[in-house]
Context: one part of a larger RNA
RNA sequence: GCCGGCGAGUUAAUCUUUGUGGCGAGCCUAAGGGAGUGACACCCGGAGGCGUAGCGAAAGCGAGUCUUAAUAGGGCGUAUAGUCGCAGGGAUUAGACACGAAACCUGGUGAGCUACCCAUGGCCAGGGUGAAGCGGGAUUAAUACCCCGUGGAGGCCCGAACCCACCAAUGUUGCAAAAUUGGGGGAUGAGCUGUGGGUAGGGGUGAUAUGCCAAACGAACCAGGAGAUAGCUUGUUCUCCCCGAAAUAGCUUUAGGGCUAGCGUCGCGUGUUCAGUAUCGGAGGUAGAGCACUGGAGUGGCUAGGGGGCUAAUAGCUUACCAAACCACACCAAACUCCGAAUGCCGAUACUCUAGAGCGCGGCAGUUGGGUCACGGGGGAUGAGCUCCGUGACCGAGAGGGAAACAACCCAGACCAUCGGCUAAGGUCCCUAAGUCUGAGCUAAGUGGUAAACGAUGUGGGACUACUAAGACAGCCAGGAGGUUGGCUUAGAAGCAGCCAUCCUUGAAAGAGUGCGUAACAGCUCACUGGUCAAGUGGUCCUGCGCGGAUAAUGUAACGGGGCUAAGCUCAGCACCGAAGCCAUGGGUUUAUUCCGUCAUUGGCGUGAAUAAGCAGUAGGGGAGCGUUCUGUUUGCGCUGAAGGUCGACCGUGAGGACGGCUGGAGCGAGCAGAAGUGAGAAUGCCGGC
Numbered sequence: 001g002c003c004g005g006c007g008a009g010u011u012a013a014u015c016u017u018u019g020u021g022g023c024g025a026g027c028c029u030a031a032g033g034g035a036g037u038g039a040c041a042c043c044c045g046g047a048g049g050c051g052u053a054g055c056g057a058a059a060g061c062g063a064g065u066c067u068u069a070a071u072a073g074g075g076c077g078u079a080u081a082g083u084c085g086c087a088g089g090g091a092u093u094a095g096a097c098a099c100g101a102a103a104c105c106u107g108g109u110g111a112g113c114u115a116c117c118c119a120u121g122g123c124c125a126g127g128g129u130g131a132a133g134c135g136g137g138a139u140u141a142a143u144a145c146c147c148c149g150u151g152g153a154g155g156c157c158c159g160a161a162c163c164c165a166c167c168a169a170u171g172u173u174g175c176a177a178a179a180u181u182g183g184g185g186g187a188u189g190a191g192c193u194g195u196g197g198g199u200a201g202g203g204g205u206g207a208u209a210u211g212c213c214a215a216a217c218g219a220a221c222c223a224g225g226a227g228a229u230a231g232c233u234u235g236u237u238c239u240c241c242c243c244g245a246a247a248u249a250g251c252u253u254u255a256g257g258g259c260u261a262g263c264g265u266c267g268c269g270u271g272u273u274c275a276g277u278a279u280c281g282g283a284g285g286u287a288g289a290g291c292a293c294u295g296g297a298g299u300g301g302c303u304a305g306g307g308g309g310c311u312a313a314u315a316g317c318u319u320a321c322c323a324a325a326c327c328a329c330a331c332c333a334a335a336c337u338c339c340g341a342a343u344g345c346c347g348a349u350a351c352u353c354u355a356g357a358g359c360g361c362g363g364c365a366g367u368u369g370g371g372u373c374a375c376g377g378g379g380g381a382u383g384a385g386c387u388c389c390g391u392g393a394c395c396g397a398g399a400g401g402g403a404a405a406c407a408a409c410c411c412a413g414a415c416c417a418u419c420g421g422c423u424a425a426g427g428u429c430c431c432u433a434a435g436u437c438u439g440a441g442c443u444a445a446g447u448g449g450u451a452a453a454c455g456a457u458g459u460g461g462g463a464c465u466a467c468u469a470a471g472a473c474a475g476c477c478a479g480g481a482g483g484u485u486g487g488c489u490u491a492g493a494a495g496c497a498g499c500c501a502u503c504c505u506u507g508a509a510a511g512a513g514u515g516c517g518u519a520a521c522a523g524c525u526c527a528c529u530g531g532u533c534a535a536g537u538g539g540u541c542c543u544g545c546g547c548g549g550a551u552a553a554u555g556u557a558a559c560g561g562g563g564c565u566a567a568g569c570u571c572a573g574c575a576c577c578g579a580a581g582c583c584a585u586g587g588g589u590u591u592a593u594u595c596c597g598u599c600a601u602u603g604g605c606g607u608g609a610a611u612a613a614g615c616a617g618u619a620g621g622g623g624a625g626c627g628u629u630c631u632g633u634u635u636g637c638g639c640u641g642a643a644g645g646u647c648g649a650c651c652g653u654g655a656g657g658a659c660g661g662c663u664g665g666a667g668c669g670a671g672c673a674g675a676a677g678u679g680a681g682a683a684u685g686c687c688g689g690c
Base pairs, nucleotide, nucleotide: 001690002689003688004687005686006685011094012093013092014091015090016089017088018087019086020085021084022083023082026050027049028048032044033043034042054061055060064076065075066074067073097235098234100232104225105224106223107222108221109220115199116198117197118196119195120194121193122192123191124189126158127157128156129154133150134149135148136147137146162186163185164184166183167182168181169180170179201217203213204212205211210219238625239624240623241622242621243620248261249260250259251258252257262367263366264364265363266362267361268360269359270358273357275352276351277350278349279348280347281346282345288339289337290336294333295332296331298329299328300327301326303323305322306321307319308318309317310316370395371394372393373392374391375390376389377388378387379386400411401410402409415587416586417585418584420583421582422581426577427576428575429562430561431560435574437573438572439571440570441569442568448564454548455547458545459544460543461542462541463540464539465538466537467536475532476531477530478529479528481505482504483503486500487499488498511526515524516523588615589614590613591612592611593610594609595608596606597605598604599603626679628676629675630674631673632672633671634670635669636668637667644663645662646661647660648659650657651656
């Protein structure tokens, strides 16, 4: 891991509610007792309980009572249905659906591992160094120092046994739940070690590492309290039918839990009260707008005041400065408003609507982690697949078609069947169902098939404007002069460093000079003019489609692909494809209505028929069933073959149920009713097998 078996809402008491039954202003027995059987049953027992009257704290009064001075008001009552079984739902108390802690407490068991201690034993090859002391010598007044011996000290040195465990490799389902190999440290000491003994868990021991106390010690292990508790996690077993949520509010030592409300379902009641639309009547201060208030902020004017200047001055004059108020023009505001919608909201009337509408009472819930998208906003960076509100939709709990793939986007809400049809979104060259469809344009960028500021004789459309056969625009030929080198400045300044001025003349035209150039001149060129040529040439604005701007990590990779110049884009049109949508045909089921049948005919029941509408679904509510074991009763089958096994093209909407063959070899069904150890795929489930 697979297969098989086992494996989770039970039982009791009390309360409540629903169904049903007995009796009914009553209902019931409890403990206990009697008699007895094959067994269930049966008979006593009224102690007591609930109900029949309430109100008040109580005395108490009583269809009333309490409050109170009150015969007033108000509160709670009074207009009658209960009670006892059985069954179902729920609650409470119990382990209370099952498994699961870490822990806490009580009593014991442990120091044969290990820590420390006590007692008593054992062990440490060999080599080196050479302390004190002592002897001698030399020396001295005598010592001391010195020299030579002797001696054999030391948590001394090197190094086996022994002990340790610093490094590396191997090992890592190992040789081994800590080892092996090669190196390493200590090795007469605070050494190592044998045996016996001691210290015990709120404790011991500890050269402290929270170490060790029998292979997991911040508090050992074993048994018990004990099924501790677990607002947490996981799991929770057959079928079909109807409806179908929530992820919000308030409070919470509350925030991943609860309680009440909201939203679901079932029953009873009410009977259009709901909702939509129209009309009428209301409240309101948002969007927008505005500047009348409150504030902000701009330009100009006017004018107090201030600053600067002149002045001997507290007089006065002046000002290209600042500037209140005021005026003109033009603005801004969630906490501004002289104004002010659309929606929405409230009410009335009418119409439409009968909808799994509304409302009331009661039983049972689940939900209180939400998410995305669009719109209106707050926070943030007018960031986030961000966060917090509001309104709506969808996902959640929604399948189908489209968007290549893709909870939420677009279309559309799946009862079942059909080798029938029509459409939606989206599509119609091939992959790939359907147009290589029709008409008119645009694009040349593979734009389409990512992106901005900004840039550009891309190209289509529109508008305005200037020049132009008295010849424009571009090109080519020619001229482009004189006063004059204008004046100043300067070393120089001659059109062309800079400053000032910018005239006159000749002329078809020519600047006191557009650019290059020179040290300064020179030189080239332009404006401007003539000729030649010959028909359009410039400028500005609006707009369609394109261009650049354009850089990322495995591999084209920014159309799903092929590929496309349309098979791209815009406008107009026709046809077709396309879904579980709609239609058609057949069938099922639920609800309602009408028939029908029946009954103890307000009404209930159902075997039926017709019509209409419905039938996605998680949590969850309600309903109807299948199967397993056992019991009662009725009735059957079986050695001429029960159960079980196995195979099969049968029946039923399903859980399931027959029948036949083979196997098997002794028990097993069916109807009606009853009772449950009643259904397995999941719990790192438990046990077994492989």

Overview: Model confidence (mean pLDDT): 86 of 100. A computed fold for a 690-nucleotide part of an RNA from a marine metagenome, annotated as large-subunit ribosomal RNA, domain II. Its Rfam family is "Bacterial large subunit ribosomal RNA". Rfam links the family to the GO terms ribosome and structural constituent of ribosome.